[in-house]
RNA sequence: CUUAUCAAGAAAGGUGGAGGGACUGGCCCUGCGAAACCUUAGCAACCGGAUAUUUUGAUCACGGUGCUAAUUCCAGCAAUUUUUUUGCAAAGAUAAG
Numbered sequence: 001c002u003u004a005u006c007a008a009g010a011a012a013g014g015u016g017g018a019g020g021g022a023c024u025g026g027c028c029c030u031g032c033g034a035a036a037c038c039u040u041a042g043c044a045a046c047c048g049g050a051u052a053u054u055u056u057g058a059u060c061a062c063g064g065u066g067c068u069a070a071u072u073c074c075a076g077c078a079a080u081u082u083u084u085u086u087g088c089a090a091a092g093a094u095a096a097g
Stems, first nucleotide, its partner, number of pairs: 001097006011040005019029003023076004041068003046064003049060003072091001077087003
C1' cells in the first nucleotide's frame, strides 16, 4: 500500500506500584491495585495443517497470529427536522498478501 473483518465471544494467579482506555473532546476504569512482564486458562477461526467431501460450504483447534471492562466505550466526516437518526466515511486495530 491492497483486500477482508470490527453490535458476538472469552480471566485467574504472580511480579510490579500509578497510571490506563491509539489521538482530541467527553465519559469511564484504577491502591477492593493502572501500565508493563510472566504463568496458566479461555475465546475466536484470519493464515497454515488435518478430517470428510465432486466442489463450495463444513468440522477439528495441532502450528503462526490476535484477543479476553464498557459496540473500535461514545463522538470526530457527510447528510438531516439541530440534536436525533442514517451512511459506516475518516481514523484506528487485527489478519492475509
This is a predicted structure of a 97-nucleotide RNA (SAM riboswitch aptamer (S box leader)) from Paenilisteria weihenstephanensis. NCBI's taxonomy places the organism under Bacteria, Bacillati, Bacillota, Caryophanales, Paenilisteria. Its Rfam family is "SAM riboswitch aptamer (S box leader)". Gene Ontology term of the family: regulation of gene expression. Rfam describes the family as follows. The SAM riboswitch is found upstream of a number of genes which code for proteins involved in methionine or cysteine biosynthesis in Gram-positive bacteria. The SAM riboswitch acts at the level of transcription termination control. The predicted structure consists of a complex stem-loop region followed by a single stem loop terminator region. An alternative and mutually exclusive form involves bases in the 3' segment of helix 1 with those in the 5' region of helix 5 to form a structure termed the anti-terminator form. This entry represents the conserved core of the complex structure involving helices 1-4. The sequence is in RNAcentral, with records from MGnify. The coordinates come from a structure-prediction model, not an experiment, and the mean pLDDT is 80. Of the family's consensus pairs, 87% are formed in the model.